[in-house]
Molecule: SAM riboswitch aptamer (S box leader)
Organism: Actinomycetota bacterium
RNA sequence: GAUUCAUCCAGAGGAUCCGAGGGGCCUGGCCCAGUGACGGUCCGGCAACCUGCCCGAGGGAAAGGUGCCAACGCCAGGAACGAUGAGGA
Numbered sequence: 001g002a003u004u005c006a007u008c009c010a011g012a013g014g015a016u017c018c019g020a021g022g023g024g025c026c027u028g029g030c031c032c033a034g035u036g037a038c039g040g041u042c043c044g045g046c047a048a049c050c051u052g053c054c055c056g057a058g059g060g061a062a063a064g065g066u067g068c069c070a071a072c073g074c075c076a077g078g079a080a081c082g083a084u085g086a087g088g089a
Base pairs, nucleotide, nucleotide: 003087004086005085006084007083008082013043014042015041016040017039021032022031023030025078026077027076028075029074044069045068046067049065050064051063053060054059055058073081
């Protein structure tokens, strides 16, 4: 990295640094944001895809590898849509 499969209306925030936009893109809405959003770091947490563990056939737990922690991927339409995990010639 071509590609395959699964999931994307559940769940989970404090401190601190920064300083103006942010919620991917287009159109239309809606929302968050100097009472500091977005982003970074630390700590904490959620979940249970993979490995391992316990019980045994379906669960438990959460050690390790990831992931995630406003709103359904914010909503509707659109497009060579996207994200995460596990495989993978």